[in-house]
RNA sequence: GAGUUUGCUUUUAGCUCAGGACGAACGCUGGCGGCGUGCCUAACACAUGCAAGUGGAGCGACGAACCAGGGCUUGCCCUGGGGCAGAGCCGCGAACGGGUGAGUAACACGUGGGUAACCUACCCCGAUGACUGGGACAACCCGAGGAAACUCGGGCUAAUACCGGAUGUGCCCUCCGUCCGCAGGGACGGCGAGCAAAGGAAGCUUCGGCCUCCGCAUUGGGAGGGGCCCGCGGCCCAUUAGCUAGUUGGUGAGGUAACGGCUCACCAAGGCUUCGAUGGGUAGCUGGUCUGAGAGGACGAUCAGCCACACUGGGACUGAGACACGGCCCAGACUCCUACGGGAGGCAGCAGUGGGGAAUCUUGCGCAAUGCGCGAAAGCGUGACGCAGCAACGCCGCGUGGGGGAAGAAGGCUUUCGGGUUGUAAACCCCUUUCAGGAGCGACGAAGGUGCGGCGGUGAACAGCCGUCCGCAUUGACGGUACCUCCAGAAGAAGCUCCGGCUAACUACGUGCCAGCAGCCGCGGUAAUACGGAGGGUGCAAGCGUUGUUCGGAAUUAUUGGGCGUAAAGAGCACGUAGGCGGCCCGGUUAGUCCGCUGUAAAAGUCAAAGGCUCAACCUUUGAAAGCCGGUGGAUACUGCCGGGCUAGAGUCCGGUAGAGGAGAGUGGAAUUCCUGGUGUAGCGGUGAAAUGCGCAGAUAUCAGGAGGAACACCAGUAGCGAAGGCGGUGCUCUGGGCCGGUACUGACGCUGAGGAGCGAAAGCGUGGGGAGCAAACAGGAUUAGAUACCCUGGUAGUCCUAGCCGUAAACGAUGGGCACUAGGUGUAGGGGGUAUCAACUCCCCCUGUGCCGAAGCUAACGCAUUAAGUGCCCCGCCUGGGGAGUACGGCCGCAAGGCUAAAACUCAAAGGAAUUGACGGGGGCCCGCACAAGCGGCGGAGCAUGUGGCUUAAUUCGACGCAACGCGAAGAACCUUACCUGGACUUGACAUAUAAGUGAAAGCUGUGGAAACAUGGCCCCCCUUUGGGGCGCUUAUACAGGUGGUGCAUGGUUGUCGUCAGCUCGUGUCGUGAGAUGUUGGGUUAAGUCCCGCAACGAGCGCAACCCCUGUCCUAUGUUGCCAGCAUUUAGUUGGGGACUCAUGGGAGACUGCCGGUGUCAAACCGGAGGAAGGUGGGGACGACGUCAAGUCAUCAUGCCCCUUAUGUCCAGGGCUACACACGUGCUACAUUGGCCGGUACAACGGGCCGCGAGGCCGUGAGGCGGAGCGAAUCCCAAAAAGCCGGUCUUGGUUCGGAUUGGAGGCUGAAACUCGCCUCCAUGAAGUUGGAGUUGCUAGUAAUCGCGGAUCAGCAACGCCGCGGUGAAUACGUUCUCGGGCCUUGUACACACCGCCCGUCACACCACGAAAGCGGGCAACACCCGAAGCCGGUGGCCCAACCCGCAAGGGAGGGAGCCGUCGAAGGUGGGGCUCGUGAUUGGGGUGAAGUCGUAACAAGGUAACC
Repeated sequence: GAGUUUGCUUUUAGCUCAGGACGAACGCUGGCGGCGUGCCUAACACAUGCAAGUGGAGCGACGAACCAGGGCUUGCCCUGGGGCAGAGCCGCGAACGGGUGAGUAACACGUGGGUAACCUACCCCGAUGACUGGGACAACCCGAGGAAACUCGGGCUAAUACCGGAUGUGCCCUCCGUCCGCAGGGACGGCGAGCAAAGGAAGCUUCGGCCUCCGCAUUGGGAGGGGCCCGCGGCCCAUUAGCUAGUUGGUGAGGUAACGGCUCACCAAGGCUUCGAUGGGUAGCUGGUCUGAGAGGACGAUCAGCCACACUGGGACUGAGACACGGCCCAGACUCCUACGGGAGGCAGCAGUGGGGAAUCUUGCGCAAUGCGCGAAAGCGUGACGCAGCAACGCCGCGUGGGGGAAGAAGGCUUUCGGGUUGUAAACCCCUUUCAGGAGCGACGAAGGUGCGGCGGUGAACAGCCGUCCGCAUUGACGGUACCUCCAGAAGAAGCUCCGGCUAACUACGUGCCAGCAGCCGCGGUAAUACGGAGGGUGCAAGCGUUGUUCGGAAUUAUUGGGCGUAAAGAGCACGUAGGCGGCCCGGUUAGUCCGCUGUAAAAGUCAAAGGCUCAACCUUUGAAAGCCGGUGGAUACUGCCGGGCUAGAGUCCGGUAGAGGAGAGUGGAAUUCCUGGUGUAGCGGUGAAAUGCGCAGAUAUCAGGAGGAACACCAGUAGCGAAGGCGGUGCUCUGGGCCGGUACUGACGCUGAGGAGCGAAAGCGUGGGGAGCAAACAGGAUUAGAUACCCUGGUAGUCCUAGCCGUAAACGAUGGGCACUAGGUGUAGGGGGUAUCAACUCCCCCUGUGCCGAAGCUAACGCAUUAAGUGCCCCGCCUGGGGAGUACGGCCGCAAGGCUAAAACUCAAAGGAAUUGACGGGGGCCCGCACAAGCGGCGGAGCAUGUGGCUUAAUUCGACGCAACGCGAAGAACCUUACCUGGACUUGACAUAUAAGUGAAAGCUGUGGAAACAUGGCCCCCCUUUGGGGCGCUUAUACAGGUGGUGCAUGGUUGUCGUCAGCUCGUGUCGUGAGAUGUUGGGUUAAGUCCCGCAACGAGCGCAACCCCUGUCCUAUGUUGCCAGCAUUUAGUUGGGGACUCAUGGGAGACUGCCGGUGUCAAACCGGAGGAAGGUGGGGACGACGUCAAGUCAUCAUGCCCCUUAUGUCCAGGGCUACACACGUGCUACAUUGGCCGGUACAACGGGCCGCGAGGCCGUGAGGCGGAGCGAAUCCCAAAAAGCCGGUCUUGGUUCGGAUUGGAGGCUGAAACUCGCCUCCAUGAAGUUGGAGUUGCUAGUAAUCGCGGAUCAGCAACGCCGCGGUGAAUACGUUCUCGGGCCUUGUACACACCGCCCGUCACACCACGAAAGCGGGCAACACCCGAAGCCGGUGGCCCAACCCGCAAGGGAGGGAGCCGUCGAAGGUGGGGCUCGUGAUUGGGGUGAAGUCGUAACAAGGUAACC
């Protein structure tokens, strides 16, 4: 920086990603080289080999080869020289080097100091010395034991081994003196006592010795190394708070190289600790490494420094140095050998083995180099080291070719079929040869040492020794390696990941919530750029991915650099300890602080500059840097400390003052209840309505009296008081605090406050009282599906008092305390001042408290705003995703209930705050609509028609499903239609196009078979032509056709619906971080977002309205097929004629709230009126905003994809879509007298008509038939309009109502009326007597009622649909309620939007955790027992060469074995502590597409919610 909470926004907050790193591992892949790195696990066990020796110039013995001499039995022996090898004595080394990180939280490490409290072998420098004696022990020889390891006894022997004496430059000790030093010290001088030694080699020699080197002794110093001590620094847990007996100190002694309780005796009672002791957990520390802008964080492989360890535990010896990795002793575990008696061993050295593990190498070469040990040296040793081997484990470098090459080849993939892409990629042409391969040449690393020759120094010396240079000779594991040259040929050398967003890179196919992917969000349910393989692409590249860990991003523990009103977070409140912080002035100090210089901060590393490997990695050199620490000089503002002063902070004092502040003991009235008595009678009470309950044994009501308890109406107030909890009748007593005024006193005495202790509502607990009312529990009555509730009637704890306990609340202002500063306005309480007044008011000002509104500022927003959530300072408390959980365990408190403190496993990708837009509410306000109401007529009951569901069926084709499917698609199912079923047939097909080949028909007419399709005969037999061919048709073949098959949730188009509802938006501006708001809200008004006014808005668009059509009035023009007043003529507007009228067709006029009055804001508008055919959109229609419903339609059509292809296509016949226990919707006809029937008679409009309408006439009871005039129609026809009117009849009955059903007879259409048409006549004459709950239409030419026409159509199931006219009502008080809608507002945990969301029990599965009778293990400590090795102490009768006495024997001095004692590891016993595992059962918790029960919460969530 990004992704992820939401419809959207902002904020908070967590999760996740992109980067770097690695001693890595795993998957796929793998050409070369250089430099590095390589058991992170079992400090598990180890076979085998090697890893520490060396010195003969310290010593004795043995003495090979070889040389010389001698003897002779010529092959041996002897003598002398010589000195290999191995063993021994002795010296030095073995304490280094190498490994590991178990232990250790410690002076272990780092850093800086101290040592006046110390040591130091080898090395260097200085001083001095080395004299004289002595006795042994190994080796060796002899003997003995033992399986072995090994051991014992006797005898001989040397030394640079051991011992005595002398000397003392010196050193050490006691004492004395002088000087120096901060100090216990140093220097010097003096008396006394004590303390040394070893020789070896070369050369020369007059053999006396001399000289050189190495070594030895004493001592001083140096260098390097080490010991000890101290300051400071660096992990976690307080659910570890107290620890400590050598403990803390002193005195004395011992011990050590040295200080010291290091050890001991005695004395004292101390020491450490909230600045974290003690305990527990974890851990080697550091230079550094990784990361990071830094501050930090994490780590401590390789390299380097320090420490610790060496099978586990203990111990000492030797030594300069060890309590010793490849030494010793003891104990333990383990392994091995054994003759069973006893022995041996320690890879955390290098290799290597087994084991563990995801995982980590060769039983290599060499001492050539570097270094170390020994040595005089040569040299020897060295698994240190130098090299090589294995491993892509890491870093770095190189290569796998370069240039050209378009017919953009083939192939692959894809495609809209044109192409695109792979792709200059390949092929092909021309080059090059790094690396690998072969061949040849061939290093640096080598200097030194030694030998020889030369030179110089020392020296008496031409010896010797030393030095340097020169010359020659000689020394290489790596290695015939690097490097270089040559040879051949593009030849031998590319993979891995990813491609939905983050994040760079896209298509087709397969799959179909499957298989799978996934770091987070999330993909997959038939068109998946997210799965799988493929093509293509991206990234990196001998690697690429994954996993793990770590830092970063994360300001997500915030020192740099966060927060706490509502997101997590202010302790319920005050008091106060430690601590932190602290007013003004002066002086001192310089601890903090600041500056300079200086020491140190190992090297490596880092950074910079150079240099060396062809570059780089790597390496070398130089420089820089290094905060902490030490020393020193300086500064003195600030802080600290010390001293002095001040009064503004704080407090005291004096005078006033308000108050439900607290405590105690009194006291008052009203009311409720109860008791007694009176009056009085049938109810009372209670609720939404009731009932339980009370009441004739007298209630309720009412009057009087009495009892008792609790609480204090009005006043009463965003009034008062108190720290908070809280405090309310009233007088008294005691008492705390505040405020105002004065300014006398003290002189910083202050603020905060971890722990601590105190106060602390209600409920609750225990004691004793009290108990009127109220009232958990409980009981009853209701409500309800249930009702363990809400409502009602009762009612016990409790509520009250007492002295205690509890210690929590949404203990809230959800806002810790203090101080200071930063606009105002307005109310209120207390006090004071001024003004004014006789006084009370009034007005102004100050202080204190308490509210409201607001500026700046702050805030995510809401909001806060001198009572801050503003600006600063000080102190405390608290937070770090949600759930688990304020839970478990532990601890503390409590009588209990419980409180305080307070996790983890596991799980989720969110959980939240504020605001926004919607939607919703059994929230509110305003307003509309045949929405209700007021009316009229229906439906729901009957019969029939029609559609649907269901059932049935071979099939009953399909679609439509609340409104908005159901007389719907269908404006016509007997065949056809037709999509369905059965059966029969066809396969380039019933239909289209193209190509190729063949052909000349096809159709028609007419036979045969067949149900037909179809098959097969006969007749008939093409057209044009430039003669190339073309058109038309048939056959064959290939491409393809075809599909009413699927998906309306892939689509276009179209339609329904909200809704003809008044809304939906935009531009610019403004406001807001933003979503968004404003405009569009408000006041009026309208049918209307219609208009007016106002307004941070001003305008505009789609809608509304108007423009369009029909209709209503008039004018005008024109009159045929229309009309006929007047004039003629007639059966008839028939004809002449007329244009007046009707009507028709054009064109115009008219209506605009224009006029008057009133209301209204001077507006818009509304109300009334005039005029007018019509009056306030005149009536009707067309017209349907942004959008909603994944609404309907793939079966109108079109169309993507999928599916079928001798069938899901096509043709044909028959059947079905018309079935029928049933249910529903929509209609028709009725139930009758406002009627039926019969007769007569009047008046329409819209329409239709040539395969048509069909007149007059004739026939038939009729449907209809015969026949055909007229008419392509203002002319003719359909055509009779019907209700109506007139007259007659029927008379309340299942009828002269009603017509279903059925029988018979006919008519019409049509190939064809059986399934399955309509109509007529005769006969038949069913249900039905006005329809339950419920429900529907309609506000005027409307409802109701009456007929007429048309589309489709051969005919018709039409009673449907679409139109037309005739007759022609009733009612609307009104907006409470139902439904739908609009606007504003409010709440919201909803946004798939209340058909929403969501809680808990139960049931099931899985997971982790707690408890649990117990069981098993580990760790550290305690008490006691036993007590190894060993040091120390005592003893030492046994043993002993050196010194002393002694002739000797022997004795002495001294030492030792042995024994005893202190301490003491392992072990044993015991009771506890901490911790881990496990445990029948049990407890809650979490998670889990569709389980059960209810409905708690979110809206007034239907009883407001919550603590």
Predicted 3D model of a 1507-nucleotide RNA (small-subunit ribosomal RNA) from an uncultured prokaryote. Model confidence (mean pLDDT): 85 of 100.